RNAcentral holds the sequence, with entries from Rfam.
TPP riboswitch aptamer (THI element) from Dendrosporobacter quercicolus, 109 nucleotides, folded computationally.
The source organism's lineage runs through Bacteria, Bacillati, Selenomonadales, Sporomusaceae and Dendrosporobacter.
The coordinates come from a structure-prediction model, not an experiment, and the mean pLDDT is 78.
RNA sequence: UAAGUUUGCCGGGGGAGCUCAUGUUAUGGGCUGAGAGUGGGCUUUAAGCACCAGACCUCUUAACCUGAUCGGGAUAAUGCCCGCGUAGGAAAGGUAAAUAAGCGCGCCU
Numbered sequence: 001u002a003a004g005u006u007u008g009c010c011g012g013g014g015g016a017g018c019u020c021a022u023g024u025u026a027u028g029g030g031c032u033g034a035g036a037g038u039g040g041g042c043u044u045u046a047a048g049c050a051c052c053a054g055a056c057c058u059c060u061u062a063a064c065c066u067g068a069u070c071g072g073g074a075u076a077a078u079g080c081c082c083g084c085g086u087a088g089g090a091a092a093g094g095u096a097a098a099u100a101a102g103c104g105c106g107c108c109u
Base pairs, nucleotide, nucleotide: 001102004099005098006097007096008095009094010093011059012058013057014056017031018030019029020028021027022026038053039052040051041049042048064089065088066087070083071082072081073080
């Protein structure tokens, strides 16, 4: 001096499923997972919507989406697992600190 790594801050992107009981804008549970709607908001009979903030993940070493009312295997059921998938698309970030491969110079042997 510094790739990389880790953490913080700011900015951006993303997903929110299946199911049981009681019941009827709800309450309490179960499954997988980092996360399955937490606090507000909207709606008005629907396990509703996803607007703001937050949590979680992620910013090309790629979260997530499409294909998909897909195919195979499991399950009470579900993207639960595998395939599809070296597929196509997708935010192409900034900055600070710590550590530090390597590199350069100097000194000693």